The prediction has a mean pLDDT of 78. A computed fold for a 374-nucleotide RNA from an Acidobacteriota bacterium, annotated as Bacterial RNase P class A. It is recorded under the gene name rnpB. The sequence is in RNAcentral, with records from ENA. It matches the Rfam family "Bacterial RNase P class A". Gene Ontology terms of the family: dimeric ribonuclease P complex, tRNA processing and ribonuclease P activity. By type it is a ribozyme. The model forms 94% of the base pairs in the Rfam consensus.
RNA sequence: GGAGCCGGCAGGAUGGCCGCUGCGGUCUCGUACCGUGGAGGAAAGUCCGAGCUCCACAGGGCAGCGUGCCGGGUAAUUCCCGGCGGGGGCGACCCCAGGGAAAGUGCCACAGAAAACAAACCGCCAACCCCCGGGCUUGCCCGGGGCGGUAAGGGUGAAAAGGUGCGGCAAGAGCGCACCGCGCCGGGAGGUAACUCCCGGUGGCAGGGUAAACCCCACGCGGAGCAAGACCGAAUAGGGGAGCGUCACGAGGGCGGCCCGCUCCAGCUCCCGGGUAGGUCGCUUGAGGGAAGGGGAGACCUUUCUCCCAGAUGAAUGGCCAUCGCCGGACGGCGACGUCCGGUACAGAACUCGGCUUACGGUCGGCUCCGACC
Numbered sequence: 001g002g003a004g005c006c007g008g009c010a011g012g013a014u015g016g017c018c019g020c021u022g023c024g025g026u027c028u029c030g031u032a033c034c035g036u037g038g039a040g041g042a043a044a045g046u047c048c049g050a051g052c053u054c055c056a057c058a059g060g061g062c063a064g065c066g067u068g069c070c071g072g073g074u075a076a077u078u079c080c081c082g083g084c085g086g087g088g089g090c091g092a093c094c095c096c097a098g099g100g101a102a103a104g105u106g107c108c109a110c111a112g113a114a115a116a117c118a119a120a121c122c123g124c125c126a127a128c129c130c131c132c133g134g135g136c137u138u139g140c141c142c143g144g145g146g147c148g149g150u151a152a153g154g155g156u157g158a159a160a161a162g163g164u165g166c167g168g169c170a171a172g173a174g175c176g177c178a179c180c181g182c183g184c185c186g187g188g189a190g191g192u193a194a195c196u197c198c199c200g201g202u203g204g205c206a207g208g209g210u211a212a213a214c215c216c217c218a219c220g221c222g223g224a225g226c227a228a229g230a231c232c233g234a235a236u237a238g239g240g241g242a243g244c245g246u247c248a249c250g251a252g253g254g255c256g257g258c259c260c261g262c263u264c265c266a267g268c269u270c271c272c273g274g275g276u277a278g279g280u281c282g283c284u285u286g287a288g289g290g291a292a293g294g295g296g297a298g299a300c301c302u303u304u305c306u307c308c309c310a311g312a313u314g315a316a317u318g319g320c321c322a323u324c325g326c327c328g329g330a331c332g333g334c335g336a337c338g339u340c341c342g343g344u345a346c347a348g349a350a351c352u353c354g355g356c357u358u359a360c361g362g363u364c365g366g367c368u369c370c371g372a373c374c
Base pairs, nucleotide, nucleotide: 001370002369003368004367005366006365007364008363009362012324013323014322015321016320017319018318020038021037022036023035024034025033026032027030040346044357045356047355048354049353050352051351052225053224054223055222064221065220066219067218068217069083070082071081072080073079084098085096086095087094088093099216100215104214105213106210107209108208121154122153123150124149125148129146130145131144132143133142134141135140136139162180163179164178165177166176167175181205182203183202184201185200186199187198188197189196190195229281230280231279232278239272240271241270242269243268244267250265252264253263254262255261288307289306290305291304292303293302294301295300325344326343327342328341329340330339331338332337
């Protein structure tokens, strides 16, 4: 200098002006003034796990969904930490949905002869059987063909019935044997465990891959979600009840208040109850934040002190200006630096937490590999 791996940090600062909104206070009671609080590391996706709320619930089963090595953490998890086993990378390090493919079913592109009750394209062989030709020592040999044998070699592929050697054979092949590998069984040692190591016996080897394909095995799971849910509750129109009236000595309405009169007219008045509009609560003090100390390898746990840190409901948290940061570019300068221009991401709470995933502009630290120089 280049290429990479892992982890952490903050997510611009200050001031002014104009606004929005929660809470508290003040009075002149105005949607006034003053004070004070006002988005995130992901508020996002709504993918997991919980709290909270309502509904359901004798017991058992089916279906469906999820999970699947071990130990620990946690309110809980499919999350996190530490291990084990497997895989990838020269390495730092990363990935694994990590039970079962010697129950069954399905699928396996392209290439290839064949993709599974395995399979002869090239190659190798021609022992057995048949045919043709030739030779002769007349039942053998040589050459060719047919029927064939062969998974050792080549070739195809992500994948083609474990490897090396010796024997064996016509040629070959766990066909036989030795060693290694593998499966099963037994024993011993270490470890909490997953598992690892060692020893012995046994089996020629169990016959491709795929289960976030169906499936089988084991375990777990009731449903809906703050538009949950609780309370208050109009106007109007229904419902229930009581009284008066419909007979006219008329309940009620109109002719501005009353009486008379005139007129309209079959309903009128009161009470109770449910629901709607609307309002209040739920609502933000919580598995909470910060600092210091302690325990642990770590996730995490714990003690003390301290802080209160958005709660809107057509839905606030904004806009403009100035100065300074930060990044990039151009110009000037030997240089420190200066001037000018441009940029300053992703995004935005809606009951609340713990995770995961995705989006995003920087910055810091540690580590690995390669190259050059000393």